A computed fold for a 111-nucleotide RNA from uncultured Gulosibacter sp., annotated as FMN riboswitch aptamer (RFN element). Of the family's consensus pairs, 100% are formed in the model. The RNAcentral record of the sequence draws on MGnify. The source organism's lineage runs through Bacteria, Bacillati, Actinomycetes, Microbacteriaceae and Gulosibacter. Rfam family: FMN riboswitch aptamer (RFN element). Its family is annotated with FMN binding in the Gene Ontology.
RNA sequence: CCGGGGUCGGUGUAAUUCCGAACCGGCGGUGAAAGUCCGCGACCCGCUGCCAACCAGGUAGCGGUUGAGCUGGUGAGAUUCCAGCACCGACGGUGAAAGUCCGGAUGGGAG
Numbered sequence: 001c002c003g004g005g006g007u008c009g010g011u012g013u014a015a016u017u018c019c020g021a022a023c024c025g026g027c028g029g030u031g032a033a034a035g036u037c038c039g040c041g042a043c044c045c046g047c048u049g050c051c052a053a054c055c056a057g058g059u060a061g062c063g064g065u066u067g068a069g070c071u072g073g074u075g076a077g078a079u080u081c082c083a084g085c086a087c088c089g090a091c092g093g094u095g096a097a098a099g100u101c102c103g104g105a106u107g108g109g110a111g
Base pairs, nucleotide, nucleotide: 001111007021008020009019010018022100023099024089025088026040027039028038029037035087036086044064045063046062047061048060049059050058051057069085070084071083072082073081091103092102093101
């Protein structure tokens, strides 16, 4: 230094949360460019040490958990390109259920 994205319409007392259509894609790797392959990080959980009389909480280390892609084409080589059709997205909050709003976060962290 370092993360993108909710706009229009519908229903409704109430929804940027539901429905129809829309939009977005961290970092490293790879015979060739990847949200869906391999791995890492964030969120979450646990253990141990330290601070805290205790609790709550904080912090460091270690461990765990962690979503989703097929078919065809080109090619020496592609689950990475092209075409088609799919799929996925932590936790807390909310007049009603959230990848897109608000918040922890002016944080943490791969790099």